[in-house]
This record gives sequence, C1' cells and structure tokens, in this order.
RNA sequence: GCGGCGGUAGGAUCGGGAAGCCUGUCCUGUCCUGUAACCCGAAAUGGACAUUAUGCGGGGAUCAGUAACCCGAAAGGCGAUGCAAACCAACCGGUUUCAAGACCAGUUGUACGACAGUGAAAUUCCGUCCUAGCGGGCUGGCGGAGAUUCGACAUCUUCUGUAGGGAAGAUUGUCAGGAUCCUUAUUAGGUGAACCGGCUAGGCCCGGGAGACAAUCUGUGAUUGCCUGAAGGAGCAACCUAAGCCUUGACGUUCAGCGCUGGUAGGGUGCGGAACGGAGAUCGUGCUUCUGGACACUGGGAUCGGGAGGAGCAUCCACUUAAGGGGUCGCCGCCAC
Repeated sequence: GCGGCGGUAGGAUCGGGAAGCCUGUCCUGUCCUGUAACCCGAAAUGGACAUUAUGCGGGGAUCAGUAACCCGAAAGGCGAUGCAAACCAACCGGUUUCAAGACCAGUUGUACGACAGUGAAAUUCCGUCCUAGCGGGCUGGCGGAGAUUCGACAUCUUCUGUAGGGAAGAUUGUCAGGAUCCUUAUUAGGUGAACCGGCUAGGCCCGGGAGACAAUCUGUGAUUGCCUGAAGGAGCAACCUAAGCCUUGACGUUCAGCGCUGGUAGGGUGCGGAACGGAGAUCGUGCUUCUGGACACUGGGAUCGGGAGGAGCAUCCACUUAAGGGGUCGCCGCCAC
C1' cells in the first nucleotide's frame, strides 16, 4: 500500500398517499397502495407538538465504504377529489302512442263430465205466475124513509045532568096509540131521562043508605066515624110507555179490508202435469277458430325530467423507470501478501 475478518462511534432504512379532524403539523381511526423489512403501550368529548411542528414513550433488526441512503425534472401510471353547457348510460318517474302476450265478453269446432229408449229437442193443451176486467164469500165501518085515515090529548065554543060530571063540534098542534098502503128501512132482549099518555094502592071528592052506638058543636038538629055506589068520579106515588145507550138478528150501501174463492181476455220467461214425438239438447271444464272491448296488467316505441356510473377535463397521487443533484470512503484490532 492492497485485500479479508471482527469490534466500535456516527449515519441511514424499517413505507407512502387521499379524504377527514385541526388555527396549523403528525398520529390513533377510515380508504387506496407498496416492501425482504419491525415489536410493545396509550390515544376521537382523543395523543404529541408549533413552521426548527413532518408523531410520543420503551425496545429491536438490517445496511454500508465513491456504496447504503436521501431529493428528484421528465415519462409511465393504480387510485382519489373536483368540475360540467354538451357525450354514452344501468335504472326510476311523467306524458303519449301501439296492440303481440295476458284479461273480459261473445263465437266456431272438438274431447271429457253430468242428463237421456225407465224417453232428448220441437209442438199442443192444462195448471201455476203476472196484468186488466167481471163476480162470489168472509170481516169490519156507516145507515134507519114516507102517505092516508081513525082514535086520543091540549085549546076554544055550544048543549046537558040533582052532584062529582057527561056529549057534540071546530081549529090548529102533538102522539111514544090502531089500521091500510108504499119503501130495503127493521127483530129480540137489557137499561133508561123530562113532559104527554095509560093504569092506579093509599088518601081525597060527590051521591045514596043506615041510624043502634060514640065523638064534636051547643041544640032537638047538624057533622064525622059506619055501610054502599051506573063498569061513581078526579087523580099523587109506584108501575107501563118513552128519546137515548148497550147487545143481537135481518136489510141497504159505487165505504174499506182479506194469506178466501170463481170466470173472461191477454202476456211472456220459468215451474209442475198430460198428450204427441222418436234422439238428441243444455250446462260446466280443457284445447281450438274468429270477432270485439278496455281507468290497458306484462311489454314495445316516442318524448320530457331525474340519474348511480362511464368517457372527458382539471388537480393530486401510491408505485415503476429515471436525467441530474446531495451524501459518503471515520476510528481500533487481527490475519495474509
């Protein structure tokens, strides 16, 4: 001096980026990406820092002598963020249109099922059903006529009797009286006013008689009690009649009702029965032919709006390559030439 080995000081590497957070930086956490390449501890109401910020605390591995390693124009480039008038675009919504499939309705044919010679369809008749008439029955509602005449009563007049009373006539009115006729217009029973009417116990009135007796008056009688009366008379109460009310039968009624009933005519689907007829008719389901329809379900087209995403542009960027630059060859010991 050159080379090799070991030690040691110092150096270097053991990742980077985006968004987010922050006054700002880094980290934990999220996301993307790379290496042969770290471990432990705490850390989002967060941890440590301050432009000298480019993690903190404690450990560990590896590399190296014009290398390791660091910066890095430029090129490529995974990815991220942003932009957007316009491009492409899954997909969503609105409007409109079309009518293939599906849906609804009808229709052609066919198969099956249910029915059918223990008798299908069609036809005819009858009954039922509906409508309109015409009746009948039942029930209920409503309703109760008139004329003539006789008689009676009231009122008035006349006549009459020894009395109470009796007779006749007229007029108008009344009648719940009798008879006849007409009318559909009434039967029976109960209850029941007022007045009229009928009847009339008791009592009253009048006449007649008797006269023995009694009473009264107060005087030779009278009255009453007593008996009796033309079919004596008038006549109160009660009773009968009586408007009305209740029940009932009959009658009348172009009042009403009835789950009653008969006939006539018509109707049009169904149901039942009968006749006739002699093999098909109806319904349902599936397939099929055709037609039509729609708050048009599925779907197609057009258009409008939105639109993840893609392409594009801008910025950034892991990573690769990389011009160029920075940095570096320290110290000690041993071995060999």
The RNA shown here (Archaeal signal recognition particle RNA) has 337 nucleotides and comes from a Candidatus Odinarchaeales archaeon. The source organism's lineage runs through Archaea, Promethearchaeati, Candidatus Odinarchaeota, Candidatus Odinarchaeia and Candidatus Odinarchaeales. It matches the Rfam family "Archaeal signal recognition particle RNA". Its family is annotated with signal recognition particle, plasma membrane targeting and SRP-dependent cotranslational protein targeting to membrane, signal sequence recognition in the Gene Ontology. The family is grouped with related families in Rfam's "SRP clan".